[in-house]
RNA sequence: CCGUGGGAGAGAGUCGCGGGGGAUGGGGGAGUCCCCGCAGCGACCGCCGAAGGUGAAAGGGCCGCGAGAGCGCUCCGAAUCUCUCAGGCAGAAGGACCGCGG
Numbered sequence: 001c002c003g004u005g006g007g008a009g010a011g012a013g014u015c016g017c018g019g020g021g022g023a024u025g026g027g028g029g030a031g032u033c034c035c036c037g038c039a040g041c042g043a044c045c046g047c048c049g050a051a052g053g054u055g056a057a058a059g060g061g062c063c064g065c066g067a068g069a070g071c072g073c074u075c076c077g078a079a080u081c082u083c084u085c086a087g088g089c090a091g092a093a094g095g096a097c098c099g100c101g102g
């Protein structure tokens, strides 16, 4: 890397535009009212951490100072930790990570 098995959390949130259906109507349009989260778009509130990304310990490296011990500066530095930018909050999909085979 490929195939395969497992794999958590948290809203089927609210509102507006839009869409669909019904009532009103002799019929159609407009208007008004009601219903459906619905092709989509936007705003707001709450929440989750396991795509990706941020931060950091021990420890290590460069340089400078110092006789030395060491000090200063700066860089590197893991995770299921941390933040929540991104992502996500029915199911499906996705999914860090783990097992097996190649």
Base pairs, nucleotide, nucleotide: 001102002101003100004099005098006097011045013044014043015042016041017040018038019036020035021034022033023032024031046089047088048087052085053083055081059076060075061074063072064071065070